Transfer RNA from Candidatus Iainarchaeum sp., 72 nucleotides, folded computationally. NCBI's taxonomy places the organism under Archaea, Candidatus Iainarchaeota, Candidatus Iainarchaeales, Candidatus Iainarchaeaceae, Candidatus Iainarchaeum. Its mean pLDDT, the model's own confidence on a scale to 100, is 81. The sequence is in RNAcentral, with records from ENA.
C1' cells in the first nucleotide's frame, strides 16, 4: 500500500427488501421476605455516519470511520 470479512440496548445475539426491529442477560420500579437472595409482574433501553438505488432501506450500492484475517 493492496485484498477479504465485519459494525444491530451495557454485553451477547436473531430476522428480513414491508406492521411498533425479536429473545437472553445486565438496569430500574413494584409484590413478595424481619432483611437480602431466588421468584412473580411491568417498565426503559439499540441498526457507526453520510449518499445512492427503490412505493419502501437495518438488509442492496458506494465513500468515510471503527475492528478483525490475510498478502506485501
Nucleotide at each position: 500500500g493492496g485484498g477479504c470479512c465485519u459494525g444491530u440496548a451495557g454485553u451477547c445475539u436473531a430476522a428480513c427488501g414491508g406492521c411498533u426491529a425479536g429473545g437472553a442477560u445486565g438496569g430500574c420500579u413494584g409484590c413478595c421476605u424481619u432483611a437480602c437472595a431466588c421468584g412473580c409482574a411491568g417498565c426503559a433501553g439499540a441498526a457507526a455516519a453520510g449518499a445512492g438505488u427503490u412505493c419502501a432501506a437495518u438488509u442492496c450500492u458506494c465513500u468515510u470511520c471503527g475492528g478483525g484475517c490475510c498478502c506485501a